[in-house]
Context: one part of a larger RNA
RNA sequence: CCAUGUCGAAGGAACUCGGCACAAUGAUCCCGUAACUUUGAGAUAAGGGGUGCUCUCCUAUCUUUUGAUUAGGAAAGCGACACUUACUAAGGGGUAGUGACUGUUUAUUAAAAACACAAGACUCUGCUAAGUGGUAAUAAGAUGUAUAGAGUCUGACACCUGCCCCAUGCUGGAAGGUCGGAAGGAGAAGUCUUAUAAGCUUUGAAUGGAAUCCCCGGUAAACGGCAUCAGUAACUCUAACUGUCCUAAGGUAUUGAAAUUCCUUGUCGCAUAAGUAGCGACCUGCACGAAUGGUGUAAUGACUGCCUUGCUGUCUUCGACAUGGACCCG
Numbered sequence: 001c002c003a004u005g006u007c008g009a010a011g012g013a014a015c016u017c018g019g020c021a022c023a024a025u026g027a028u029c030c031c032g033u034a035a036c037u038u039u040g041a042g043a044u045a046a047g048g049g050g051u052g053c054u055c056u057c058c059u060a061u062c063u064u065u066u067g068a069u070u071a072g073g074a075a076a077g078c079g080a081c082a083c084u085u086a087c088u089a090a091g092g093g094g095u096a097g098u099g100a101c102u103g104u105u106u107a108u109u110a111a112a113a114a115c116a117c118a119a120g121a122c123u124c125u126g127c128u129a130a131g132u133g134g135u136a137a138u139a140a141g142a143u144g145u146a147u148a149g150a151g152u153c154u155g156a157c158a159c160c161u162g163c164c165c166c167a168u169g170c171u172g173g174a175a176g177g178u179c180g181g182a183a184g185g186a187g188a189a190g191u192c193u194u195a196u197a198a199g200c201u202u203u204g205a206a207u208g209g210a211a212u213c214c215c216c217g218g219u220a221a222a223c224g225g226c227a228u229c230a231g232u233a234a235c236u237c238u239a240a241c242u243g244u245c246c247u248a249a250g251g252u253a254u255u256g257a258a259a260u261u262c263c264u265u266g267u268c269g270c271a272u273a274a275g276u277a278g279c280g281a282c283c284u285g286c287a288c289g290a291a292u293g294g295u296g297u298a299a300u301g302a303c304u305g306c307c308u309u310g311c312u313g314u315c316u317u318c319g320a321c322a323u324g325g326a327c328c329c330g
Stems, first nucleotide, its partner, number of pairs: 001325008010316002014314001019311001027051005038156001052078003056074005061068002079083001091309007098301002103115002119154007132139002157296004162226003168222001169219005176214002183207001187203005229243003255285001266282005
């Protein structure tokens, strides 16, 4: 010096990205227990107190007698610095974000806010079902039958879920247009002939005609989208109001410097001696927004911020000791 332990004056997070690590709490009995709440919980909330030994008595029980064991209770006394004397055995509280919850996951750097979930919605499917595996026979769906099966999205619960069908999908329609094979054979050219006809060869119009596409509708808990520029009120500012331009329609309710805010350490308040953090507001939302769900929410989390109390060698600032190494000498 390293590893693992033990102890430490005064202070007590000043350490650090961050209380990481340590310390502290801990058993059992009695008292007591807030906000909020889905009335179940929260809750071992929080916060207090007791616990050893001796002796006496009481209650219950078993035996049969004045005993005994076990369990419980009460009073008095005694000894300690210390009585769950060792081991073993939650630190607590407040406030936000996020996911409702229990659960699942990257065997071997990620356990989470990711996945799943109960629940909600849409679409397909009438049974030889749809969707799926296989070239097929067939299998499975299912020895099921729309309260069933398959696919997709959201994700308990509460309050809700606005406007847009122009484009892209899906779906319905059939009037017209386009494309369109077989068949069809009007005609044309060549050849044959002295010439015509007939024959042969080549080419070939009309006719024919499903779905699709064009077209006309529906559909957003389908994929998706949800504007600009001016003017206006008797201080100023602002603009309920008016105009304009474009659009399929111009973002409704809620929420908002947010896990989303660039400018930005926005501005104000709380808290600190001091706060780019945190919480509460404001709204000027670069670039929130409604099942790509919006906003809340009790309970819950080896999740993520912040504050506080207790505690401590994390630190001010290091020291000592024990054991084993490294190292040095022989």